Order: sequence, then C1' cells, then structure tokens
RNA sequence: UCCGGCGUCGUCCAACGGCAGGACAAGGGACUUUGGAUCCCUGGAUCAUGGUUCGAAUCCAUGCGCCGGAA
Repeated sequence: UCCGGCGUCGUCCAACGGCAGGACAAGGGACUUUGGAUCCCUGGAUCAUGGUUCGAAUCCAUGCGCCGGAA
C1' cells in the first nucleotide's frame, strides 16, 4: 500500500428498518454477630461525520480504530 472481517453499557453477547435487551460486574437494600452465599431494587452503551428513509444499531459513502491475509 491492497484485500477481507469487526466496532453496541466496565466486560461478554443479543436486537425483521419500528420502545436498544440479557448475563456478569458496580451501587443501594433485605438476611447475617461480621464476611460470603441468596433475594429485591437502581443506574449505565449503538466509533465519527454525512446520505437514503415517515423512521437507521441495522442499508449506503467517507474517515478512524482493532484483527487477519497478500505484497
């Protein structure tokens, strides 16, 4: 430099173009002498900028980042 794949809560994964959800973690509470375990509750995310569309995490373009391959 070229080709391909990927980018969503702190982490790991979901989501026909139509309310972004789950698990773990975190915070609060219950229980307990304390801790752990268990139960209840709470907060939190679509890489960026444009485009298409009534409506975009999803489709398109460019850029950025990561991974793999070629040279």
Molecule: transfer RNA
Organism: Myxococcota bacterium